[in-house]
RNA sequence: GAUUCAGUAGCUCAGCCGGUAGAGCACAACACUAUUAAUGUUGGGGUCCUGGGUUCGAGUCCCAGCUGGAUCA
Numbered sequence: 001g002a003u004u005c006a007g008u009a010g011c012u013c014a015g016c017c018g019g020u021a022g023a024g025c026a027c028a029a030c031a032c033u034a035u036u037a038a039u040g041u042u043g044g045g046g047u048c049c050u051g052g053g054u055u056c057g058a059g060u061c062c063c064a065g066c067u068g069g070a071u072c073a
């Protein structure tokens, strides 16, 4: 330099054919317990990498850029 894949919660990742974003773990509170742990219930936490475009509506489609991985040179 070329091709290709990925970027979504603190972490690991889902999210179908465009219709207002979820799980597990972690965290907080409560219950239980002599206490902790474990278990159960509830809750908080998101500029969906950035900027544009299409659309009534974009995590999803299109363009450019940024970052990381893989392959080739």
Stems, first nucleotide, its partner, number of pairs: 001072007010025004019056001027043005049065005